[in-house]
Molecule: Bacterial RNase P class A
Organism: sheep gut metagenome
RNA sequence: GCAGAUGAUCGCGGCCGGCCGCAAGGCCGGGUGAGGAAAGUCCGGGCUUCACAGGGCAGGAUGCCGGAUAACGUCCGGUGGAGGCGACUCCCAGGAAAGUGCCACAGAAAACAAACCGCACGCAUGCGUGUAAGGGUGAAAAGGCGGUGCAAGAGACCACCGCCCGUCCGGUAACGGGCGGGGCAGGGCAAACCCCAUCCGAAGCAAGGCCAAACAGGGGGCGACAGAGCGGCCCGUUCUGCUCCCGGGUAGGCUGCUCGAUCCGCGCGGCAACGCACGGGCUAGACAGAUGAUCAUCCAACGACAGAACCCGGCUUACCGCGCUU
Numbered sequence: 001g002c003a004g005a006u007g008a009u010c011g012c013g014g015c016c017g018g019c020c021g022c023a024a025g026g027c028c029g030g031g032u033g034a035g036g037a038a039a040g041u042c043c044g045g046g047c048u049u050c051a052c053a054g055g056g057c058a059g060g061a062u063g064c065c066g067g068a069u070a071a072c073g074u075c076c077g078g079u080g081g082a083g084g085c086g087a088c089u090c091c092c093a094g095g096a097a098a099g100u101g102c103c104a105c106a107g108a109a110a111a112c113a114a115a116c117c118g119c120a121c122g123c124a125u126g127c128g129u130g131u132a133a134g135g136g137u138g139a140a141a142a143g144g145c146g147g148u149g150c151a152a153g154a155g156a157c158c159a160c161c162g163c164c165c166g167u168c169c170g171g172u173a174a175c176g177g178g179c180g181g182g183g184c185a186g187g188g189c190a191a192a193c194c195c196c197a198u199c200c201g202a203a204g205c206a207a208g209g210c211c212a213a214a215c216a217g218g219g220g221g222c223g224a225c226a227g228a229g230c231g232g233c234c235c236g237u238u239c240u241g242c243u244c245c246c247g248g249g250u251a252g253g254c255u256g257c258u259c260g261a262u263c264c265g266c267g268c269g270g271c272a273a274c275g276c277a278c279g280g281g282c283u284a285g286a287c288a289g290a291u292g293a294u295c296a297u298c299c300a301a302c303g304a305c306a307g308a309a310c311c312c313g314g315c316u317u318a319c320c321g322c323g324c325u326u
Base pairs, nucleotide, nucleotide: 001322002321004298005297006296007295008294009293010292012033013032015030016029017028018027019026020025035305039316040315042314043313044312045311046310047204048203049202050201054235055234056233057232059200060199061198062197063196064078065077066076067075068074079093080091081090082089083088094195095194099193100192101189102188103187116135117134118131119130120129121128122127123126143161144160146158147157148156162184163182164181165180166179167178168177169176170175208255209254210253211252217246218245219244220243221242222241226240227239228238229237230236262281263280264279265278267276268275269274
């Protein structure tokens, strides 16, 4: 990526054409009729209603840079990081120098941090002073490594690396590289609270609209200084009614309902996602719910996972067989 093709017979739904019929409807012919996921209902929309339109608080989502898109939390490309021998794959990717919080057990000590073993010195067989280089515990222990120095050590000092700051160059940018300065705020977690930036009406086709038919009302509350609507709250604004209990009738038909941000081919632009132009096509619209069965041939393929119900773009999950690419 494909999810069958051709022919015949019988049987279903809908559309178009013709004939018959007062009508309901019947007959003939032609075309068409479940998916790559139709699943999940996780995101984003189209459409409909809430009359229209705001400000603030709270809440939620996203979180490197650039692009695509109607939009998105999706996709494409890149940067940084992690994994892999490799082709490649993955990412919880703003801020830890604003504050708070957590890091069990083990361990001497896990943030106003530390001395168990060890090393050195003194007195003397056990204490004192110094130490954090070595060992142990742990996911993580006063940055790493090689030296100088020291009684023994230690960024105490030095070179390189790491970190921070400045500057120059390359790049749209994320970022990368060069040069210089500084002994330097020990670690992790923000998918912890939080800070920062950007964005966000709600409900839903059982939305909503039209027609027909039927019925039976009764009792309360608030009532313009009131009530109701606008996702929650406040402000604001609009309207003039809103609401509770008992009881009765209807659940029928039509529409929404399939021409779409649609599909195919070729060309151009772009690394790509995708866009533009031209030409061609119409391929389910059911309503207790249709699309099936048989035979023959071809074949990888009706066998797996599995059935439309307003529609579309994604993501996730399940999966037989064949083909292609790496």